[in-house]
RNA sequence: GGGCUUGUAGCUCAGUGGUAGAGCGCUCGAUUCACAUUCGAGAGGUCCAUGGUUCAAAUCCAUGCGGGCCCA
Numbered sequence: 001g002g003g004c005u006u007g008u009a010g011c012u013c014a015g016u017g018g019u020a021g022a023g024c025g026c027u028c029g030a031u032u033c034a035c036a037u038u039c040g041a042g043a044g045g046u047c048c049a050u051g052g053u054u055c056a057a058a059u060c061c062a063u064g065c066g067g068g069c070c071c072a
Stems, first nucleotide, its partner, number of pairs: 001071007010024004018055001026042005048064005
């Protein structure tokens, strides 16, 4: 330098055009003498950035940036 792939909650990841979710973690409560386990509730997101397509974009397109793999 070229090609492919990837970017969503603190972490690991779903979500393939129409209300942003799960598990773990965190906070509060129930249970216990207490802790753990279990159960219930809750907080936490500019969906990498900019632009475009669309009535509507995390999702499609372009460019840029970051990560991974391959070739040179």